[in-house]
This is a predicted structure of a 266-nucleotide RNA (Bacterial large signal recognition particle RNA) from Marinococcus halophilus. It was read from a public genome assembly, where an Rfam model found it. Rfam family: Bacterial large signal recognition particle RNA. By type it is a non-coding RNA gene.
C1' cells in the first nucleotide's frame, strides 16, 4: 500500500400535531432508501427514549462531525386580492321624490312673446220674455135602450067624436166621457235660451279692443339644493381563504472538508 474476513455503524429524512419528553401508526414536504407484528377511545419505551424477530451491507462514493446551499413546514407584522357576518342615508355612489336653474334638444313667438289697460262670456242673485213639456180652452170625430133634448112611425092611455096626453125604437143634436189636430187663448213647471235689465262677484279659463317690442316656457336630458332608501358600490369592524414581503424557528436532498476500526495473509 493490496488482498481476505470480521464488527461498529447503517438500510431513508424532515414538518406540524400529539406527548411530562422521545419514537412510531395516521396527515403533509422531499424522495426512492429491507421484511413480519403492534398501534389514535393510540402502541412502545425512559435523556442509553419505539418494542419483539428475521433478512442484508459492512471500514467506506455507502458510517460520522463541520460548513456552504436550501425544497419545504411552523410562526410574527404589514399589505394586497376574493368572500362571510353586522352596522351605517349626519362619508357617499346608484336609484326615487320635492324644488330651483336655463347649458342643450323640443315647443311656440314679428301672422306680436311676456306684461299692461279696458270690455264682456263663463261664477252667483232678482225681475221680465222665449223655448220646451204637461194641462186646460176653441175645433173636428165618437158618443145615453132606461135615469138629456127635440121629432116622435107603430103601439098604448083618455073621449061618443073631434081632438089631446104620456111615450118606447129610429132619426137629428147633445151631457159625462175618449180619440185627433192646430196654436191664434189661459194655467202650471224647468241646470231650456242668456235674449233684455239691475247687481254682486274679479280666483281659474276664453273671447274682443288698445300700447310695449324679443322673448316665453319646463315636458325630455344636463346643473344645483333639500328629503329619503342599507338591494349594490362606498365606509367602519369582525372572521375565514389565497398571494407578496418580513420576523423568529425547524429542516429533507445535495455539495465540499475532515475524522474513524478488528484480525489474517502478502
Nucleotide at each position: 500500500c493490496c488482498g481476505u474476513g470480521c464488527u461498529a455503524a447503517g438500510u431513508g429524512g424532515g414538518g406540524a400535531g400529539g406527548u411530562a419528553g422521545c419514537g412510531g401508526u395516521g396527515c403533509c414536504c422531499u424522495g426512492u432508501a429491507c421484511u413480519u407484528g403492534c398501534a389514535a377511545u393510540c402502541c412502545g419505551c425512559u435523556a442509553u427514549a419505539g418494542c419483539a424477530a428475521g433478512a442484508c451491507c459492512g471500514a467506506a462514493u455507502c458510517c460520522c462531525u463541520u460548513u456552504c446551499c436550501g425544497a419545504g413546514g411552523c410562526u410574527u407584522u404589514a399589505u394586497u386580492u376574493u368572500u362571510g357576518u353586522a352596522g351605517g342615508g349626519u362619508c357617499u355612489g346608484c336609484c326615487c321624490u320635492g324644488c330651483g336653474u336655463a347649458a342643450g334638444u323640443g315647443g311656440u313667438g314679428u301672422u306680436g312673446a311676456c306684461g299692461c289697460c279696458c270690455a264682456g262670456g263663463u261664477u252667483c242673485u232678482g225681475c221680465g220674455c222665449a223655448a220646451c213639456g204637461g194641462a186646460a180652452a176653441c175645433c173636428c170625430g165618437c158618443g145615453a135602450a132606461c135615469c138629456c133634448u127635440g121629432u116622435c112611425a107603430g103601439g098604448u092611455c083618455c073621449g061618443g067624436a073631434a081632438g089631446g096626453a104620456a111615450g118606447c125604437a129610429g132619426c137629428a143634436g147633445u151631457a159625462a166621457g175618449c180619440g185627433g189636430a192646430u196654436u191664434c187663448u189661459u194655467c202650471c213647471g224647468u241646470g231650456u235660451g242668456c235674449c233684455g235689465c239691475a247687481g254682486a262677484g274679479c280666483u281659474g279659463c276664453c273671447u274682443g279692443g288698445g300700447c310695449c317690442g324679443a322673448g316665453c316656457a319646463a315636458a325630455c336630458u344636463g346643473c344645483g339644493c333639500a328629503g329619503g332608501u342599507a338591494a349594490c358600490g362606498c365606509u367602519u369592524a369582525u372572521g375565514a381563504a389565497a398571494g407578496u414581503a418580513u420576523u423568529g424557528u425547524c429542516g429533507a436532498a445535495g455539495a465540499a472538508a475532515g475524522g474513524u476500526g478488528c484480525a489474517c495473509g502478502g